[in-house]
Molecule: transfer RNA
Organism: Burkholderiales bacterium
RNA sequence: GGGCGGUUAGCUCAGUCGGUAGAGCAGCGGACUUUUAAUCCGUUGGUCCGGAGUUCGAGCCUCCGACCGCCUACCA
Numbered sequence: 001g002g003g004c005g006g007u008u009a010g011c012u013c014a015g016u017c018g019g020u021a022g023a024g025c026a027g028c029g030g031a032c033u034u035u036u037a038a039u040c041c042g043u044u045g046g047u048c049c050g051g052a053g054u055u056c057g058a059g060c061c062u063c064c065g066a067c068c069g070c071c072u073a074c075c076a
Stems, first nucleotide, its partner, number of pairs: 001072007010025004019056001027043005049065005
C1' cells in the first nucleotide's frame, strides 16, 4: 500500500424485512438472613464512532473520514 471484519448502555454483546434501541453483568433502591457478601424483586442508564446522502422514516442502505483487529504485499 491492498483486502476483510469490527465500532450500539460503565463492561461484554444482540438487534430479523428500514417502522417506539435491547440482554447479561455492573450500578442504584428494596426484601431477606446465610452479613467484606450471597439470594430474590424492582429500577436508572444511549451523541447507535463522526459527517453527508437516499427515504415519509436509517443502528440497519450508499458515499467520505476516524479508530481497532486480522490477512497479504512491498520496504536490499